[in-house]
RNA sequence: AGAGUUUGAUCCUGGCUCAGAACGAACGCUGGCGGCAUGGAUUAGGCAUGCAAGUCGAACGUGAAGUUUUACUUCGGUAAAACGGAAAGUGGCGAAAGGGUGAGUAACACGUGAGUAAUCUGCCCCCGAGUUUGGAAUAGCCCCGGGAAACUGGGAUUAAUGCCGAAUGUUGCGCAUAAUCGCAUGGUUAUGUUGCUAAAGAUUAUCGCUCGGGGAUGAGCUCGCGUCCCAUAAGCUUGUUGGUGAGGUAACGGCUCACCAAGGCUAAGACGGGUAGGUGGUCUGAGAGAAUGGUCACCCACACUGGGACUGAGACACUGCCCAGACUCCUACGGGAGGCUGCAGUCGAGAAUCUUCCGCAAUGGGCGCAAGCCUGACGGAGCAAUGCCGCGUGAGGGAUGACGGCCUUCGGGUUGUAAACCUCUGUCACCCGGGACGAAUCAAUGACGGUACCGGGAGAGGAAGCCACGGCUAACUACGUGCCAGCAGCCGCGGUAAUACGUAGGUGGCGAGCGUUAUUCGGAUUUACUGGGCGUAAAGGGUCCGCAGGGGGUUUGCCAAGUCUGAUGUGAAAUCCCGAGGCUCAACCUUGGAACUGCAUUGGAAACUGGUGAACUAGAGUGCGUCAGGGGAGAACGGAAUUCCUGGUGUAGCGGUGGAAUGCGUAGAUAUCAGGAAGAACACCGAUGGCGAAGGCGGUUCUCUGGGACGCAACUGACCCUCAUGGACGAAAGCGUGGGUAGCAAACAGGAUUAGAUGACCUGGUAGUCCACGCCGUAAACGUUGUGCUCUCGAUGUGGGCGGAUUUGAUCCCGUCCGUGUCUUAGCUAACGCGUUAAGUGCACCGCCUGGGGACUACGGCCGCAAGGCUAAAACUCAAAGGAAUUGACGGGGGCCCGCACAAGCGGUGGAGCAUGUGGCUUAAUUCGAGGCAACGCGAAGAACCUUACCUGGGUUUGACAUAUGCCGGAUCGUCCGUGAAAGCGGAUUUUCCCUUCGGGGACUGGCAUACAGGUGCUGCAUGGCUGUCGUCAGCUCGUGCCGUGAGGUGUUCGGUUAAGUCCGGCAACGAGCGCAACCCGUGUCGUCAGUUGCCAGCAGGUAAAGCUGGGGACUCUGGCGAGACUGCCCGUGUCAAGCGGGGGGAAGGCGCGGACGACGUCAAGUCCGUAUGGCCCUUACAUCCAGGGCUGCACACGUGCUACAAUGGCCGGUACAAUGAGCAGCAAUACCGCGAGGUGGAGCAAAUCUCCAAAACCGGUCCCAGUUCGGAUUGUAGUCUGCAAUUCGACUACAUGAAGUCGGAAUCGCUAGUAAAGGCGCAUCAGCAACGGCGCCUUGAAUACGUUCCCGGGCCUUGUACACACCGCCCGUCACAUCAUGGAAGCCGGCUGCACCCGAAGUCCGUGACCGAACCCGCAAGGGACGGAGCGGCCGAAGGUGUGUCCGGUGACUGGGAUGAAGUCGAAACAAGGUA
Repeated sequence: AGAGUUUGAUCCUGGCUCAGAACGAACGCUGGCGGCAUGGAUUAGGCAUGCAAGUCGAACGUGAAGUUUUACUUCGGUAAAACGGAAAGUGGCGAAAGGGUGAGUAACACGUGAGUAAUCUGCCCCCGAGUUUGGAAUAGCCCCGGGAAACUGGGAUUAAUGCCGAAUGUUGCGCAUAAUCGCAUGGUUAUGUUGCUAAAGAUUAUCGCUCGGGGAUGAGCUCGCGUCCCAUAAGCUUGUUGGUGAGGUAACGGCUCACCAAGGCUAAGACGGGUAGGUGGUCUGAGAGAAUGGUCACCCACACUGGGACUGAGACACUGCCCAGACUCCUACGGGAGGCUGCAGUCGAGAAUCUUCCGCAAUGGGCGCAAGCCUGACGGAGCAAUGCCGCGUGAGGGAUGACGGCCUUCGGGUUGUAAACCUCUGUCACCCGGGACGAAUCAAUGACGGUACCGGGAGAGGAAGCCACGGCUAACUACGUGCCAGCAGCCGCGGUAAUACGUAGGUGGCGAGCGUUAUUCGGAUUUACUGGGCGUAAAGGGUCCGCAGGGGGUUUGCCAAGUCUGAUGUGAAAUCCCGAGGCUCAACCUUGGAACUGCAUUGGAAACUGGUGAACUAGAGUGCGUCAGGGGAGAACGGAAUUCCUGGUGUAGCGGUGGAAUGCGUAGAUAUCAGGAAGAACACCGAUGGCGAAGGCGGUUCUCUGGGACGCAACUGACCCUCAUGGACGAAAGCGUGGGUAGCAAACAGGAUUAGAUGACCUGGUAGUCCACGCCGUAAACGUUGUGCUCUCGAUGUGGGCGGAUUUGAUCCCGUCCGUGUCUUAGCUAACGCGUUAAGUGCACCGCCUGGGGACUACGGCCGCAAGGCUAAAACUCAAAGGAAUUGACGGGGGCCCGCACAAGCGGUGGAGCAUGUGGCUUAAUUCGAGGCAACGCGAAGAACCUUACCUGGGUUUGACAUAUGCCGGAUCGUCCGUGAAAGCGGAUUUUCCCUUCGGGGACUGGCAUACAGGUGCUGCAUGGCUGUCGUCAGCUCGUGCCGUGAGGUGUUCGGUUAAGUCCGGCAACGAGCGCAACCCGUGUCGUCAGUUGCCAGCAGGUAAAGCUGGGGACUCUGGCGAGACUGCCCGUGUCAAGCGGGGGGAAGGCGCGGACGACGUCAAGUCCGUAUGGCCCUUACAUCCAGGGCUGCACACGUGCUACAAUGGCCGGUACAAUGAGCAGCAAUACCGCGAGGUGGAGCAAAUCUCCAAAACCGGUCCCAGUUCGGAUUGUAGUCUGCAAUUCGACUACAUGAAGUCGGAAUCGCUAGUAAAGGCGCAUCAGCAACGGCGCCUUGAAUACGUUCCCGGGCCUUGUACACACCGCCCGUCACAUCAUGGAAGCCGGCUGCACCCGAAGUCCGUGACCGAACCCGCAAGGGACGGAGCGGCCGAAGGUGUGUCCGGUGACUGGGAUGAAGUCGAAACAAGGUA
């Protein structure tokens, strides 16, 4: 510090996710030791048991047990005295600390800094003064009662440091006066004063007690500042705000009360709702920040829930009291008791959190003079890997790189120096011995603890796991599985070769731990203060005005709030950081420093901001002059057009559409003329132009009225800019009331179209459109660009004004200000683009954004007559959604161009019969493959057996075939027999190879055994190779350079041209490669060479005839080598180019014609059944042999063909002319036989020698338009040939038979010249044949092409795109089904809370107090007084009750939409002109 993920790729925007650190954690697997920490986060739920606050006899009265002595004794004991001091009580101090928890609390609760002139403070310290004299009670104890108990009543008696009276009064309080000080109230000091106010002793020299002052500590109260979320919480408040007086408090105060006034708080967020103890700190982060507040420390709050006071220095009191409530327990049913959020422990709930331990030895606390007692505070130990830190599980050597495992290309590799083995060591653990510090103090005193630590001993012995290994992210193979099981943080893996699942081996990481989960910060500059944005990605308010707020020109004086600087106080300790030190180190601990970025007080500075005073004119405004304008409102007027009405002319149609129909019209339409009526809108001018804040504004004139520009520089003197809330305006549609209504026209009706057509088209047509008044308040209200101001190259239009120059004048021209456009520099931008009218550069202010969907939604509120508008979530869900640009592909986009693509022609197919292939059906099997073009006379250039892969049946198992080894036997072969359908099985017989050291060995062969063979079994979606197709289309790319952030572009585009990316020209390109062309083959002309088997002109011979013969090379021909064609020549044209048009010459002319040749790639195209081949599968079978059957099966459908339907023909007769090829298990002549297929026979020929060898055509005849003398299917009979064998299932022949068919619907195919069409011939395969197929050959031999609008395919450029699996694409909505969350809803349930009223405990306060009472007073006493109290009454008052509201939550028949879900339904809305933009 970044990375993954949107795309075919790219840049950007933007979300999601990951790597880091942390934790009071939990869970899974695993677990050796020690140190230091930490450990009920949930139910502030309920609690058994024990302990957690006592102490003082030196405050006081009693005084048990026990001991001693004495006396008595019934020897049991009793009594007295002394000692003793338990125990309870009175009294004092403490119990308000310590310990726990975080429910409540949004508050002066906390933090920080101040104030208290408005206060208190036990114990402690200092100072001053004192401690005199009386009195009455009371608990305990004793007696008598009540009660189950808890507890309690009465009587008698008694003490004190308990209580009370009197005296004294330094002082204090009150009052008065004076001085002085301050900060308003006021404080301090001094003096005076008839006023008021105190005490306690104990014990042996100390501790106490009282009054006053001071200090220290602690506490109360007040104030400034800081302190969470919701505005879908906007108004709140009656003790409320203030005053006067009184009460109350330690103290100020509406704290309380009476009266008076009507205030107080709030957008700087009151009131309400939700949540929450606060802080030091902790975690994270570069920081700023964000999150958090467990342990430790400070503060607060609470103590079963609610209320209340008492005591006290201090409490409204955790282990005190009273009352009410809930709960639990005891009970004799009358009544009582209790409060673990103290330490342990228990139950419950929970993912989850420990011992009912030891000790007061240390530290600290309470009491006490002290000894001491108490102390679950605390010190320790225990449990838990909960965390941090440390240590160990051994070290060195050791290669045959052992065994085993795993992988393997079978060679090996790896685990791996790892192990074994050898030599060592001894940490931890274990055993034995010694043994602390912590103790402070002369001594005594240690829970931890016989612990830490030290010494010795034995022995490698007791001690390693967890996670991961597709990318991010370090680490790879095998097997299993087969979209299953499963994984997954994101992207995504898994559908038979999974580095992603599971296991194993190996590897990587960490290590007594490792992973997972939850949470926080980080990464995230993804809320942006540091540090973001808003034209198109989310985002500028529809526009303007404008209060608050924010910001603000020039000069100068003063002030010093902000600002800067110094000082002082404070900022607790701990923590963090730095230094040093102590535990062996570390964690941990101790100590010192720094820091604590803050707050307060105070001294200083005056540039900037601010305040205030004075001045200025450059901002702003006013004035004067000129000007343009569809700016606004009202009124009046005008013509054209449309429709309607009346009349005339006139006749059969009009109208409308892609084409029609509905509609109108013989009752006279449309058309046309004249007249009239009505309403609405204003052609031309008109524009890229004008005006307005926006919406918007268009005939003409008048009236009223707003704004603007320019010129002048007279006036004011910062008066300015922006603007939350607010106000006004605000298209169209819509709403209300009343008018108006010509045209147009939602709805509606009809007609068409259509599969449907609630649409688009047509004919009609109502609201509405128009006017007046009033609502509505929204728009793609868009420049998708808020307003204002500053600055920053230019060019060129245009509207308005002014000036200059010029002119007779007006233009043109120059300058300048304002407006409105286009192009561009710099700059900006993701790019597109913007570019003085900024999206550049800055300033000020406002508005808005923070992933997509849900959602321009729900609920709530406000507005509206309604429609609806404004404001505006959440659950849930996805990993994207988007912007710009790129390359393709596509378009019922455009341009250019090509092709038998169409058109023009010729002939076919589709109808018939047959052949053949396919589908389907059938079957035991009808083997398999091929499937639009590019499967279907295809693989198959030959299925009767074989082939053959299929079926049935019969056999074989190292096998029909290959290699190797071991053992045994034998030559093998051949012949024969039995059985059988054959294969096979069984048997018989014959023969004896080569070498030899005679043991044997070798070759061949048979048997047995083992490795293995074999498979047309699967996967063409694991492959090679080959092939088809686009397409013989003209394309596809590269290097360097240049352009672009980049994908990529350029080159290859453009202008011409070509069959062609062919060539030329131009050009930020210059070159190059694969394709094109050429090179290759055939053919067409000529030359030359050669001349047999070919040829025969001339010469000669010869035949019935014939190159038959001699001979010849002339010709044809054969086949070698050459020539020839190159736009080379001429004319025209063209850019003096490439080229094109015409011409000459030529056998051939612009590629002469034909072939071979197929770029980068596409179709997961075809083929595992040609062969090869990975993987999988079978192995007495999915292998192999044999016989028979099947592949030929037939209601049917399709493709490809053949033959026809006839006279351009059929039949008969006669007569000509080819080429390619093939031939020895072959072609076969002459001859003979047969009607014929064919047979007999065999000359010749391994071939320019012999053989196979033509038909249409032509000549003559016949048929006469018919199901025929057409057509030949089908069937019968008889034959021929091949073959082991023609039944299933061959071909051919003859005779007989003589079907459909009379030119073929929709549709569709081929062909542009030696082509189509027609005619025959040959060959491969092959015994024969299904061939009418395929591949070739020659013969005869046409027609037509105006042209490129249309159909199909293709090429190039361009354009749009939401497509990229690329239009066979993408994608929307309803309906149906399932699941999920959510809104509404009659209601029902629960909770918080407001208001009104009722009841009213305890208790304070007030009143009363006839009853009760020791202290003081009067009095001899009785009694009275004073004072106090019980009781009673009153105010307030918790819980409770009644009624009625607000808010929140749950549930709810039914209902609304939403989201999600491989293969549902209906349509086809969007993306291309998406087929109606």
Small-subunit ribosomal RNA from a metagenome, 1477 nucleotides, folded computationally.